């Protein structure tokens, strides 16, 4: 230096053909229980890596940048 790939709640991951973003753990509140812990209930939290472009409308589809993985020199 060139090739792919990845970036989405606190943590590990989903998101179909573009149409207001979801799953498990965790967190919080109530039941339960001498008390934890298990359960059952209801809640809280996202500029969707940054910038632009396209579209009536982008997480998604184009560009360019950033971080990080990997191969190749």
């Nucleotide at each position: 230096g060139g090739g792919g790939g990845u970036a989405u709640g606190g943590c590990g991951c989903a998101g179909u053909u573009g149409g207001u973003a979801g799953c498990g753990c965790a967190c919080c509140u109530g039941c339960u229980u001498u008390g934890c812990a298990a359960g059952c209930a209801g809640g809280g939290g996202g500029u969707c890596g940054u910038g632009g472009g396209u579209u009536c409308g982008a997480a998604u589809c184009c560009c360019a940048c950033u971080a990080c993985c990997u191969c190749c020199a």
Predicted 3D model of a 73-nucleotide RNA (transfer RNA) from an uncultured Actinomycetes bacterium.
The coordinates come from a structure-prediction model, not an experiment, and the mean pLDDT is 81.
It was read from a public genome assembly.
Rfam family: tRNA. It is annotated as a transfer RNA.